The part of an RNA shown here (small-subunit ribosomal RNA, central domain) has 357 nucleotides and comes from a metagenome.
Context: one part of a larger RNA
RNA sequence: UUGGGCGUAAAGGGUCCGUAGGCGGUUUGUUGCAUCUUCUGUUAAAUCUAUUAGCUCAACUGAUAGGCUGCAGAAGAGAUGGACAGACUAGAGACCGGAAGAGGUAAGCGGAAUUGCUGGUGUAGGGGUUAAAUCCGUUAAUAUCAGCAAGAACACCAAAUGCGAAGGCAGCUUACUAGGACGGUUCUGACGCUGAGGGACGAAAGCGUGGGGAGCGAAUGGGAUUAGAUACCCCAGUAGUCCACGCCGUAAACGCUGAGUGCUAAGUAUCGGAAGUAUCGACCCUUUCGGUGCUGUUAUUGUAAGUUAACACGUUAAGCACUCCGCCUGGGAAGUACGAUCGCAAGAUUAAAACUC
Numbered sequence: 001u002u003g004g005g006c007g008u009a010a011a012g013g014g015u016c017c018g019u020a021g022g023c024g025g026u027u028u029g030u031u032g033c034a035u036c037u038u039c040u041g042u043u044a045a046a047u048c049u050a051u052u053a054g055c056u057c058a059a060c061u062g063a064u065a066g067g068c069u070g071c072a073g074a075a076g077a078g079a080u081g082g083a084c085a086g087a088c089u090a091g092a093g094a095c096c097g098g099a100a101g102a103g104g105u106a107a108g109c110g111g112a113a114u115u116g117c118u119g120g121u122g123u124a125g126g127g128g129u130u131a132a133a134u135c136c137g138u139u140a141a142u143a144u145c146a147g148c149a150a151g152a153a154c155a156c157c158a159a160a161u162g163c164g165a166a167g168g169c170a171g172c173u174u175a176c177u178a179g180g181a182c183g184g185u186u187c188u189g190a191c192g193c194u195g196a197g198g199g200a201c202g203a204a205a206g207c208g209u210g211g212g213g214a215g216c217g218a219a220u221g222g223g224a225u226u227a228g229a230u231a232c233c234c235c236a237g238u239a240g241u242c243c244a245c246g247c248c249g250u251a252a253a254c255g256c257u258g259a260g261u262g263c264u265a266a267g268u269a270u271c272g273g274a275a276g277u278a279u280c281g282a283c284c285c286u287u288u289c290g291g292u293g294c295u296g297u298u299a300u301u302g303u304a305a306g307u308u309a310a311c312a313c314g315u316u317a318a319g320c321a322c323u324c325c326g327c328c329u330g331g332g333a334a335g336u337a338c339g340a341u342c343g344c345a346a347g348a349u350u351a352a353a354a355c356u357c
Stems, first nucleotide, its partner, number of pairs: 004328003007311002012325001014201004021194003025088007033081002035077008048066007091191001092188003095184003103177007110154001114150008125136002162169002206247006215241002220236004258324006266295011306313002330357003339350004
């Protein structure tokens, strides 16, 4: 390489958009590039196959015929793929309608709590722990009442909920804005799927500049514990956490499960839409479309099917198929060295070998 694989054994890119490429709905006509059929030529010799001959046989050697594979030419077919021209609506998209949502960005507003400050009441403790101590407190703490200020986060609702491509998103209001589902079936007419390179987004931590800083809190200091304690516990506490702008580009970025399409038993819960029945109306109920979950078990004996090494998956597939991309190939050395690209840096991406078992 072929083959086999990628939930947990090695292996799905963090996610999306999209270039080239690959693959692609129904139908009519033309063409005859691919494809297929026939014929001709060629495809050195040797090798191969069949028949036969020569060495006593055989290996070996010779003769004749054929075959192999490719190429070229001629004639033909018109299914499938391609090209060209035309048509269609089941894919895809647009339009209209009423609903749902923590989808995004920006601005404004709100209450509880916390801490600090000011003032009042009040007096000797408070805090903390398994127990203590460091610590705070007669310059009046803790407690309690009133006021002011600041920053950060939004109790209840709240859920097996919802939305988003993923990361993620939760007080309330407003403005701008994006996507999806359902229903109508008005329009376009294959406009589609995937996607190497490429681009965009991308938690936390970290970095740069300028703000902000209540609480929490790496580092650090102190008190304990302990044989020791560079920890776990306690008292403090800087960076950070927050905001604006710019970087970084990684995570157990997980469903450890790439995207798309079609098919294949059920039951049940819930979210959004529609229709029907019913009703004064709504709810309930039935059917259906789209999402999110669960059961699919125990026992004499019994499990949808199917898949799987088992666990388990099971219409949200890990079942049955197709298309495209990414990735794996014994453990360690190693996601390291070197080189290259990117980055202010931290480092990231790409990525070996010697050697060893």

The full RNA is in RNAcentral, with records from SILVA.